[in-house]
Context: one part of a larger RNA
RNA sequence: UGGCGGGGGUCCGCACAAGCGGCGGAGCAUGUGGUUUAAUUCGAUGCUGCCCGAAGAACCUUACCAGGGUUUGACAUGCUGGUGGUAGGAACCUGAAAGGGGGACGACCCAACCGUAAGGGAGGGAGCCAGCACAGGUGUUGCAUGGCUGUCGUCAGCUCGUGCCGUGAGGUGUCGGCUUAAGUGCCGUAACGAGCGCAACCCUCAUCCCUAAUUGCUCCUGGCAGGUAAAAGGGUCAGAGCACAAUAGGGAGACCGCUGGCGAAGAGCCAGAGGAAGGGGAGGAUGACGUCAAGUCAGCAUGGCCUUUAUGCCCUGGGCUACACACAUGCUACAAUGCAGGGUACAACGGGAAGCGAAGCCGCGAGGUGGAGCAAAUCCCCAAAAGCCCUGCUCAGUUCGGAUCGCACGCUGCAAUUCGCGUGCGUGAAGUCGGAGUCGCUAGUAACCGUGGAUCAGCAAAGCCGCGGUGAAUACGUUCUCGGGCCU
Numbered sequence: 001u002g003g004c005g006g007g008g009g010u011c012c013g014c015a016c017a018a019g020c021g022g023c024g025g026a027g028c029a030u031g032u033g034g035u036u037u038a039a040u041u042c043g044a045u046g047c048u049g050c051c052c053g054a055a056g057a058a059c060c061u062u063a064c065c066a067g068g069g070u071u072u073g074a075c076a077u078g079c080u081g082g083u084g085g086u087a088g089g090a091a092c093c094u095g096a097a098a099g100g101g102g103g104a105c106g107a108c109c110c111a112a113c114c115g116u117a118a119g120g121g122a123g124g125g126a127g128c129c130a131g132c133a134c135a136g137g138u139g140u141u142g143c144a145u146g147g148c149u150g151u152c153g154u155c156a157g158c159u160c161g162u163g164c165c166g167u168g169a170g171g172u173g174u175c176g177g178c179u180u181a182a183g184u185g186c187c188g189u190a191a192c193g194a195g196c197g198c199a200a201c202c203c204u205c206a207u208c209c210c211u212a213a214u215u216g217c218u219c220c221u222g223g224c225a226g227g228u229a230a231a232a233g234g235g236u237c238a239g240a241g242c243a244c245a246a247u248a249g250g251g252a253g254a255c256c257g258c259u260g261g262c263g264a265a266g267a268g269c270c271a272g273a274g275g276a277a278g279g280g281g282a283g284g285a286u287g288a289c290g291u292c293a294a295g296u297c298a299g300c301a302u303g304g305c306c307u308u309u310a311u312g313c314c315c316u317g318g319g320c321u322a323c324a325c326a327c328a329u330g331c332u333a334c335a336a337u338g339c340a341g342g343g344u345a346c347a348a349c350g351g352g353a354a355g356c357g358a359a360g361c362c363g364c365g366a367g368g369u370g371g372a373g374c375a376a377a378u379c380c381c382c383a384a385a386a387g388c389c390c391u392g393c394u395c396a397g398u399u400c401g402g403a404u405c406g407c408a409c410g411c412u413g414c415a416a417u418u419c420g421c422g423u424g425c426g427u428g429a430a431g432u433c434g435g436a437g438u439c440g441c442u443a444g445u446a447a448c449c450g451u452g453g454a455u456c457a458g459c460a461a462a463g464c465c466g467c468g469g470u471g472a473a474u475a476c477g478u479u480c481u482c483g484g485g486c487c488u
Base pairs, nucleotide, nucleotide: 007488008487009486010485011484012483013482015478016477019441020440021439022438023437026332027331028330029329030328031327032326033325034323035322042053043052064318065317066316067315068314069313070312073134077133078132079131080130081129082128083127088105092101093100094099108125109124110123113120114119136307137306139305140304141303145301146300147296148295149294150292152290157196158195159194160193161192162191163172164171165170175188176187177186178185202284203283204282205281207252208251209250210249211248212247216242217241218240220239221238222237223236224235255278258272259271260270261269262268334434338393339392340391341390342389343388344387350381351380352379355374356373360369361368362367400431405426406425407424408423409422410421411420447470448469449468450467451466452465453464
């Protein structure tokens, strides 16, 4: 000087408490450990590994294993020599394929020269062959590295110049009082200033104004179908218009600005008015000096080491999907605030050309057929679901629950046996709310409900990243648990 303390003071955080919903028990999905295996490729391992790399393992991917094959190589550059029936290459033979053999046919570019031309053509190039130098390696070292990332932590800290103090390490500034989400600010002060952080500048959402007028909209006009006693509302087409809604570009708006109180006539705090919004309006992006020899040599790059008829390369099949177990993260439930059947309403974000695919028709259904329209505010995906109305079930292992298994189908794909997803019928397991313990969340949040996308032929997605719909409870407080800041 720092670290640490079952030392002190002070402050904060879903840290506890208050509350709501879970996990831990069941079945299934996924990841991991372990075990097994010819192989079950590799990495990640307290918090900060374990639906993690993987935003798609049937082949491919693939790095693993077995077997078959290959050796200047699947790929790059250079050098030497050779090569016109050369390069390429059908049939055919062998083979699981790769590979090996075979060889009908048979070139390209530049060009001396010959020729009026057609054309011929020495030589050179490309390609190929042989050889050399090298290629190649998801082999090793993340404790040799770059880059990127996690974590402390969006915590409020980390430093510098000059001055001053100290023999010096170093201190001061950065401390004290008040205040803040904040080293945020105010006042005091041997300090005065400054930098990286904080905040603001950026994006989205919430209100209003202006601009714009199609593919959007309808305060307005007319037609048509339908409806009715007559109408109304609604549908559709055309016109007109841009008021409304929405779209998307610009602007306004919030600043403790105003009033009162507290405070030191300060910083600021509390209440109120006005306002769509009030004291940081809500959310995002943004991560200081550093820490963990944290993670990654398998994204990529890269030093050293190792390998070179193999630790490289190609192929077929298998494996990564194994299963006595154990853990982690999820999904579905155990039911009546429910389940089932019928009817009916209201979204948002997105995606679409080797694509999205309407209407109609076939099928109980998955799906098939069909092909309108759409490079999309136009057409399609598109049905939102929970909700609301009516009816049944009456507390039961059930009209709960759906695992498992059987049969029959559908779809993708060269191919679903190992090892895909979906549909119908049958089957109907465990499970009656879960021990010790443990997790998330403070508001449009939790919880519940559906929905879109990436990856992608298909899909093991119940995952991930978004979107909207319905929409709570609780916070006395800081003694205690965990983590952190400052002073001592």
Molecule: small-subunit ribosomal RNA, 3' major domain
Organism: uncultured bacterium